[in-house]
RNA sequence: UCUCAUCCAGAGAGGUGGAGGGAAUCGGCCCGAUGAAGCCCGGCAACCCGCCUGUGUAUUUGCAGGAAGGGUGCCAAUUCCGGCGGAACUGUCCGCAAGAUGAGG
Numbered sequence: 001u002c003u004c005a006u007c008c009a010g011a012g013a014g015g016u017g018g019a020g021g022g023a024a025u026c027g028g029c030c031c032g033a034u035g036a037a038g039c040c041c042g043g044c045a046a047c048c049c050g051c052c053u054g055u056g057u058a059u060u061u062g063c064a065g066g067a068a069g070g071g072u073g074c075c076a077a078u079u080c081c082g083g084c085g086g087a088a089c090u091g092u093c094c095g096c097a098a099g100a101u102g103a104g105g
Base pairs, nucleotide, nucleotide: 001105002104003103004102005101006100007099012041014040015039016038020031021030022029026082027081028080042075043074044073047071048070049069051066052065053064054063055062056061079098083096084095085094086093087092
């Protein structure tokens, strides 16, 4: 950098640490000494590997489900909200863009 998938669910009233944080710029709106980030532990989820069950196939292997051992990821608020286009019109829906994560090239 490209492709594909997902992004309105879920996850501690623990330890440490001390002032910041919500990816980045700007704006908004929030979280934070009733303690932020980071680190440790804990947890959530189930994308990949491996495993288990059922099932199809001559086989490679496909499909459905399960568990959660390994590799990531994640644990305030929709990806916190903002951009562009279309539809609808009491504020919603669809698509795109941007971004994040995973898998592959």
SAM riboswitch aptamer (S box leader) from a soil metagenome, 105 nucleotides, folded computationally. The RNAcentral record of the sequence draws on MGnify. Its mean pLDDT, the model's own confidence on a scale to 100, is 82. The model forms 94% of the base pairs in the Rfam consensus.